Background
The prediction has a mean pLDDT of 80. A computed fold for a 389-nucleotide part of an RNA from a Desulfobulbaceae bacterium, annotated as large-subunit ribosomal RNA, domain III. The source organism's lineage runs through Bacteria, Thermodesulfobacteriota, Desulfobulbia, Desulfobulbales and Desulfobulbaceae.
Context: one part of a larger RNA
RNA sequence: GAGUAGCGAAAAUGCAGGUGAAAAACCUGCACGCCGAAAGUCUAAGGUUUCCUGCUCCACGCUAAUCGGAGCAGGGUUAGUCGGUCCCUAAAAUGAGGUCGAAAGGCGUAGUUGAUGGGAAGAGGGUUAAUAUUCCUUCACUUGAUAAUAAAUCGAUGGAGUAACGGAGAAAGCUAGGUUGGCUGUUAGUUGGUUUUAAUAGUUUAAGCACGUAGGCUAUAUAUUUUGGUAAAUCCGGAUAUGUUAAGCUGAGGUGUUAUGACGAUUUAUUUGUUAAAGAAUAGAAAAGCAAUUGAUGCUAUACUUCCAGGAAAAACUUCUAAGAAUAUUUAUUAUUGAACCGUACUACAAACCGACACAGGUAGACAGGUAGAGAAUACUAAGGCGUU
Numbered sequence: 001g002a003g004u005a006g007c008g009a010a011a012a013u014g015c016a017g018g019u020g021a022a023a024a025a026c027c028u029g030c031a032c033g034c035c036g037a038a039a040g041u042c043u044a045a046g047g048u049u050u051c052c053u054g055c056u057c058c059a060c061g062c063u064a065a066u067c068g069g070a071g072c073a074g075g076g077u078u079a080g081u082c083g084g085u086c087c088c089u090a091a092a093a094u095g096a097g098g099u100c101g102a103a104a105g106g107c108g109u110a111g112u113u114g115a116u117g118g119g120a121a122g123a124g125g126g127u128u129a130a131u132a133u134u135c136c137u138u139c140a141c142u143u144g145a146u147a148a149u150a151a152a153u154c155g156a157u158g159g160a161g162u163a164a165c166g167g168a169g170a171a172a173g174c175u176a177g178g179u180u181g182g183c184u185g186u187u188a189g190u191u192g193g194u195u196u197u198a199a200u201a202g203u204u205u206a207a208g209c210a211c212g213u214a215g216g217c218u219a220u221a222u223a224u225u226u227u228g229g230u231a232a233a234u235c236c237g238g239a240u241a242u243g244u245u246a247a248g249c250u251g252a253g254g255u256g257u258u259a260u261g262a263c264g265a266u267u268u269a270u271u272u273g274u275u276a277a278a279g280a281a282u283a284g285a286a287a288a289g290c291a292a293u294u295g296a297u298g299c300u301a302u303a304c305u306u307c308c309a310g311g312a313a314a315a316a317c318u319u320c321u322a323a324g325a326a327u328a329u330u331u332a333u334u335a336u337u338g339a340a341c342c343g344u345a346c347u348a349c350a351a352a353c354c355g356a357c358a359c360a361g362g363u364a365g366a367c368a369g370g371u372a373g374a375g376a377a378u379a380c381u382a383a384g385g386c387g388u389u
Base pairs, nucleotide, nucleotide: 013031014030015029016028017027018026032387033386034385035384040367041366042365046347047346050345051075052074053073054072055071056070060068061067080141081140082343083342084341086119087118088117092113093112094111098107099106100105122139123138124137125136126135142339143338144337145336146335147334148333149332150331151330152329153325154324158320159319160318161317166307167306168305169304172300173299174298177294178293179292180291181290182203183202184201185200186199187198204262205261208257209256210255211254215250216249217248218247219244220243221242222241223240224239225238226237228236229235263289266285267284268283269282270281271280272279308311353362354361369381370380371379372378
């Protein structure tokens, strides 16, 4: 220079009470305002304790600070079923032999590794200051081991089936959700409404199990036969005969059960709290809990129609036999018992990630209320969250 520029989106604050040395900014309450396909909720990546509680205010916070993602201390992440690990393979990597190369090393078969894909199984309610499909509770399910009983031929790194898949389009059947009415409670009231014209809140309930519907697909069963499937096959494929027109497979939703339960406005008792209240905790009781209509971008659906550019693989699974086994082994039912290890806090369009900052930038996915509207536009608004130091 200069007490100058600036103090980082123009969403917005005001009042009362509390705490305190001190309050525009902290806490409580009442108003007002802003977002609402988000500025809400869940979750991946990344961060790594920032989470919760108590104490503290030198520094950090563009001011103050009693406050804080700051400092100090203590506490907090509970799983057979969620995700990983595990089994399987893709791109890719690696690579016994092999092959190329002065060397180093390159390429590459079998194999091995490698998810962003395929593969067993859980829901409702309650609870903490901080975790919950993990704890508790109620009702379930999966897969091993062992034993008993019953039945049967079992058996693979091999054969076959399946797993198993593109784009676009249209209509149908449903459901989540919404709305309205009825029902239950509460409030208010006098202008006709007290047997309510009204206002307001609620009307919620899963997986599993049983039934197998709308819809979709295919003809199917038995017997005989055998150029094929690298050997074999009762399996698959091919061929023939006979019977049946329905049979089989799949499949949302729905109904019943689960549930004489849970939840539920409200309320009773006890304790606590206060001058008195409000409030808090524990233990009980507990109303209605239905119908119609609308309706998805969700489900049936890997369906259907259509198009050409013709749209992963392997394992699990089912089945067939080979070597071989047959006091074994396999299947079914019941009982007993097991299911280890790692992640789980918090943040997550952000003051916690990437941008030197508590930075008007960037950051994958899921959820998607109401009124108007073609609409996830836009405006207002619910739940919820904020007023950006």